[in-house]
Predicted 3D model of an 83-nucleotide RNA (c-di-GMP-I riboswitch aptamer) from Robertmurraya korlensis. Model confidence (mean pLDDT): 86 of 100. Rfam family: c-di-GMP-I riboswitch aptamer. Rfam's curators write: GEMM was predicted in a large-scale screen for bacterial structured RNA regulatory elements. Its family is annotated with cyclic-di-GMP binding in the Gene Ontology.
Order: sequence, then C1' cells, then structure tokens
RNA sequence: AUCCUGCAAAGGCAAAUCUUAUGAAAAUAAGAGACGCAAAGCCACGGGCCUAACGCAAUCGCUAUGGUAGCCGAGCCGCCAGG
Repeated sequence: AUCCUGCAAAGGCAAAUCUUAUGAAAAUAAGAGACGCAAAGCCACGGGCCUAACGCAAUCGCUAUGGUAGCCGAGCCGCCAGG
C1' cells in the first nucleotide's frame, strides 16, 4: 500500500415517539430519545417505495417537476481493531 474479517475496546450514527419550525402532502431541520447500524458516511444515476400541490380528468382517479441513501444496485470517500 492492497485485500479480507468485525469477537472485544475506543470513538461514531440514531428508528419509533414527543416538541418546535418549514412544507399542499410525503417528508426535512433542530432538541429530547434509542429500535437498530461496520459504511445507518456522501451522492437521487438505474430500479423500487411514499406523496399529489400544479396540471389532466371530472365518479373513483392519473401525473414528480417533490421526497426516500435506515429498500436494492451503480459511483465517490473513510475511522478503529485483527488477519
């Protein structure tokens, strides 16, 4: 330097839920809180999933240009320990 592994330690992230704010909603941000996570770090490029304001339709509905990386894949980057 590269690859593999995650039993222990150090250190890290933080689901549900609650509060506040933003938003049409999905959801996001911050605080509290821990279900879990060895990429639960970054990134909406492909698939999936959620929402449907605008628009279309006028009976139900359809639609992403809005989201989701803690659904999967691609890409980028990286800590500790062991081999």